[in-house]
Context: one part of a larger RNA
RNA sequence: CAGUGGUUAAGGAACUCUGCAAAAUGACCCCGUAAGUUCGCGAUAAGGGGUGCCCCUGACGGUGCAAGCUGUUGGGGGCCACAGAAAAUCGGCUCUGGCGACUGUUUAUCAAAAACACAGGACCCUGCUAACUCGCAAGAGGAUGUAUAGGGUCUGACGCCUGCCCGGUGCCGGUAGGUUAAGGAAGAGGGUGCAAGCUCGCGACCGAAGCCCCGGUAAACGGCGGCCGUAACUAUGACGGUCCUAAGGUAGCGAAGUUCCUUGUCGGGUAAGUUCCGACCUGCAUGAAAGGCGUAACGACUGGAGCACUGUCUCAACCACUGACCCG
Numbered sequence: 001c002a003g004u005g006g007u008u009a010a011g012g013a014a015c016u017c018u019g020c021a022a023a024a025u026g027a028c029c030c031c032g033u034a035a036g037u038u039c040g041c042g043a044u045a046a047g048g049g050g051u052g053c054c055c056c057u058g059a060c061g062g063u064g065c066a067a068g069c070u071g072u073u074g075g076g077g078g079c080c081a082c083a084g085a086a087a088a089u090c091g092g093c094u095c096u097g098g099c100g101a102c103u104g105u106u107u108a109u110c111a112a113a114a115a116c117a118c119a120g121g122a123c124c125c126u127g128c129u130a131a132c133u134c135g136c137a138a139g140a141g142g143a144u145g146u147a148u149a150g151g152g153u154c155u156g157a158c159g160c161c162u163g164c165c166c167g168g169u170g171c172c173g174g175u176a177g178g179u180u181a182a183g184g185a186a187g188a189g190g191g192u193g194c195a196a197g198c199u200c201g202c203g204a205c206c207g208a209a210g211c212c213c214c215g216g217u218a219a220a221c222g223g224c225g226g227c228c229g230u231a232a233c234u235a236u237g238a239c240g241g242u243c244c245u246a247a248g249g250u251a252g253c254g255a256a257g258u259u260c261c262u263u264g265u266c267g268g269g270u271a272a273g274u275u276c277c278g279a280c281c282u283g284c285a286u287g288a289a290a291g292g293c294g295u296a297a298c299g300a301c302u303g304g305a306g307c308a309c310u311g312u313c314u315c316a317a318c319c320a321c322u323g324a325c326c327c328g
Stems, first nucleotide, its partner, number of pairs: 001323008010314002014312001019309001027051005036041001038157001052079012080084001092307007099299002104116002120155007132141003158294004163224003168221002170217005177212003183206002187202001189200004225243005252286001253283001264280005
């Protein structure tokens, strides 16, 4: 000097990205326990008190003929210590946001999460030799199942809900017309041949699906405006005009895990708050199953605040052990 432990005056988070780490809490019995809530929870909520040993005495039980032995429990009195769950083991707690309902799952070896899954919801496909998947095939899975079944995609408990647009793309349906390949083919022509013929390249017309076309469909892929004016202070603009669009963002939520400007503005908390909470709405660039907004419970998740507690710190000191170091 380092590591691992231990103790520390006064203060008590002033440390720091962050109370990281440490300290504190801790068992059992009794009292007591809020908001909220899906009435199950929340809850060991929180917050208190007790615990050793001795004596006296009561109640109830087991066993036994009984005496007795033994178990549970109540009341009263007393004794000792700094300390009676005397060691070890052994929850810190509260308030308030975000996200995800939950228990689960995951990057074997830097990520455990808000990611995945999930029960529930929806759409699409599939009538059985099913759809779909694997295989060149035979065949197999699906399934010794049969639409309350199976496959695919999205969403993700529950509650309240899920608006408008089918112009583009996709899918589904439709077939009258247009277009369209191989193929067929009337006909005219070239070469050759006396000719029959052989042969060559054209070719009206007839030819599917597809595409064009006509419809439907958004819990399919997706999309969901601009400018100007206007109310008897001002400001604002219910209202009007105009251009464009397939249609111009509804309910909600909103400086958000989304807000650039931005430490927006106001309020709260602090002596002081770029974080946090509540509002406002000017949403650079929210928004409804890539779901929207809430939500009790849950979380080794994440933000903010407080109580307790502490060597995290003011500010360092000492002790023990193990290394390092010295000698051999």
Predicted 3D model of a 328-nucleotide part of an RNA (large-subunit ribosomal RNA, domain IV) from Blastopirellula marina. Its Rfam family is "Bacterial large subunit ribosomal RNA".